[in-house]
RNA sequence: GCGGAAAUAGCUUAAUGGUAGAGUAUAGCCUUGCCAAGGCUAAGGUUGAGGGUUCAAAUCCUUUUUUUAACU
Numbered sequence: 001g002c003g004g005a006a007a008u009a010g011c012u013u014a015a016u017g018g019u020a021g022a023g024u025a026u027a028g029c030c031u032u033g034c035c036a037a038g039g040c041u042a043a044g045g046u047u048g049a050g051g052g053u054u055c056a057a058a059u060c061c062u063u064u065u066u067u068u069a070a071c072u
Stems, first nucleotide, its partner, number of pairs: 001071001004068004010024004018055001026042005048064005
C1' cells in the first nucleotide's frame, strides 16, 4: 500500500428489517445450626462514531475510528 474480518451489559457472546436476549460476574431474598452448593428476583445496553434508506435499522447503504490475521 491492497482487499477481508471484528466492535452489542463489568467480561464472554446471541439475535430472519418488527419487544435488544443468554451465560458469567454484582446486589437482595429463600433454603442450612454455619459455610459451600442450589433456587428466585433485581439492577446493568445512546448495539464503536456520523449520515442515509424505510412505517420501523444491531441488521440494509455510505463515510469514518479502533482492533485483528493475511498478501505485497

A computed fold for a 72-nucleotide RNA from Chara braunii, annotated as transfer RNA. Rfam family: tRNA. Its family is annotated with triplet codon-amino acid adaptor activity in the Gene Ontology. The family's RNA type in Rfam is transfer RNA. From the family's description: Transfer RNA (tRNA) molecules are approximately 80 nucleotides in length. The RNAcentral record of the sequence draws on Rfam.